[in-house]
Molecule: Bacterial RNase P class A
Organism: Desulfomonile tiedjei
RNA sequence: CGGGGAGACAAGGUAAUCGCCGGCGUCGCAAGGCGCGGGAGGAAAGUCCGAACUCCGCAGGGCAGGAUGCCGGGUAACGCCCGGUGGGGGCAACCCCAAGGAAAGUGCCACAGAAAGCAAACCGCCUUCCCAUGAGGGAGGUAAGGGUGAAACGGCGAGGUAAGAGCUCACCGGUUCUCGUGGCAACACGAGAAGCCAGGUAAACCCCAUCCGGAGCAAGACCAAAUAGGGAAGCGCUCGAGGAUGGCCCGUCCGAAGCUUCCGGGUAGGUCGCUCGAGGCGGCGGGUAACCGUCGUCCUAGAUAAAUGAUUACCGCUCGGAAACGAGAACAGAAUUCGGCUUAUUGUCUCCCCGGACU
Numbered sequence: 001c002g003g004g005g006a007g008a009c010a011a012g013g014u015a016a017u018c019g020c021c022g023g024c025g026u027c028g029c030a031a032g033g034c035g036c037g038g039g040a041g042g043a044a045a046g047u048c049c050g051a052a053c054u055c056c057g058c059a060g061g062g063c064a065g066g067a068u069g070c071c072g073g074g075u076a077a078c079g080c081c082c083g084g085u086g087g088g089g090g091c092a093a094c095c096c097c098a099a100g101g102a103a104a105g106u107g108c109c110a111c112a113g114a115a116a117g118c119a120a121a122c123c124g125c126c127u128u129c130c131c132a133u134g135a136g137g138g139a140g141g142u143a144a145g146g147g148u149g150a151a152a153c154g155g156c157g158a159g160g161u162a163a164g165a166g167c168u169c170a171c172c173g174g175u176u177c178u179c180g181u182g183g184c185a186a187c188a189c190g191a192g193a194a195g196c197c198a199g200g201u202a203a204a205c206c207c208c209a210u211c212c213g214g215a216g217c218a219a220g221a222c223c224a225a226a227u228a229g230g231g232a233a234g235c236g237c238u239c240g241a242g243g244a245u246g247g248c249c250c251g252u253c254c255g256a257a258g259c260u261u262c263c264g265g266g267u268a269g270g271u272c273g274c275u276c277g278a279g280g281c282g283g284c285g286g287g288u289a290a291c292c293g294u295c296g297u298c299c300u301a302g303a304u305a306a307a308u309g310a311u312u313a314c315c316g317c318u319c320g321g322a323a324a325c326g327a328g329a330a331c332a333g334a335a336u337u338c339g340g341c342u343u344a345u346u347g348u349c350u351c352c353c354c355g356g357a358c359u
Stems, first nucleotide, its partner, number of pairs: 001355010012315007020039002023036005041331001045342002048340005053216004065212005070084005085099001086097004100207002105205002107201003122146002124142007131134001154172002157169003173197002175194008220272004230263006242254004279298008317328004
């Protein structure tokens, strides 16, 4: 210098002016004015997991359904995180893995191929029979050789055989079991036994183990105009309650049975839930780490159809330029709150690996 890997941090700053939304104080009868102070994120996103909280349900158990699936640890919990084991990729730094069971059962395995599973005979090999004696046909044996395939029932040699075959044996490989050593464990290493040699696929059905009641802040609670139905009391039912007209009374008209008040109900609207929390930051201690303990310190949006914006100046960063100066700065936006995961995205720094060049 080029290429690559891992991790951490930031998400421009200050001031002024003009606005927007809450809060507090103050003046004002009120409308409102003035002052002070606050006002998005690392992902606020996807709503994919796990919880808090709320309501409903629930003696206990089971079925169905769903999720998870090596070991140990962390956590309120998790499908998350950390550290290991095993497997895979990369020269390496390092990265990736839903990683139980295929020896319980069922299904499937494209194309090719005779045959894709308690298998199978296309060519070949061997035995035998037949005839028209050939590069013939039939019956049977054979998985050593050829051929097909991603995959064909271990490899190799010897024995054996008509030819062959773990059919038998030695060695190698694998599997299962037993024992020993190390490790909390997954597992690793070593020794021995058994011809046991068993295809793949479970993000196919399934089996095994563990876990899971449902709905969600539009949860839910309170206040409460209006309306329907309901309850109670009073008055009234032709000896007329009540209504209209009207300032009132008379009168006139309507009215043939309800009317008035209260309770209750709970729509509009309002209040709470609502932001102090498994909280942030710093020190010390424990732990390889995730994380935990302790002390100190801080308060940091709570709106409700939804505010959080813009301009100017200076400084900082990056790029171009000799300079003056010019240009640029991503993804995106709260809606009950946390812990994660995933996705989108700009820049800076540190460490490490590989290659090249120079000293």